[in-house]
RNA sequence: GCCCUUGUAGCUUAAUGGAUAAAGCUGCGGUCUUCGGAACCGCCGAUGGAGGUUCGAUUCCUCCCAGGGGCA
Numbered sequence: 001g002c003c004c005u006u007g008u009a010g011c012u013u014a015a016u017g018g019a020u021a022a023a024g025c026u027g028c029g030g031u032c033u034u035c036g037g038a039a040c041c042g043c044c045g046a047u048g049g050a051g052g053u054u055c056g057a058u059u060c061c062u063c064c065c066a067g068g069g070g071c072a
Base pairs, nucleotide, nucleotide: 001071002070003069004068005067006066007065010025011024012023013022018055027043028042029041030040031039048064049063050062051061052060
């Protein structure tokens, strides 16, 4: 330098181009408990960046960024 692949919440994963992006763990609050833990209930929190296509993009296209792999 070229090619392939991955990027969604603090972490691990979902989501055929179409309802308010869905869960588990973590965190926070509550119930319970003498306290804590467990259990149950609730809350916070995310689409790597910029453009494009489309009525509508996490999804499709282009470039860039970052991780991994291959060729030279």

Model confidence (mean pLDDT): 80 of 100. This is a predicted structure of a 72-nucleotide RNA (transfer RNA) from Candidatus Amesbacteria bacterium RIFCSPHIGHO2_01_FULL_48_32b. RNAcentral holds the sequence, with entries from ENA. The same sequence occurs in records of 2 taxa. It matches the Rfam family "tRNA". Rfam links the family to the GO term triplet codon-amino acid adaptor activity. Rfam classes the family as a transfer RNA.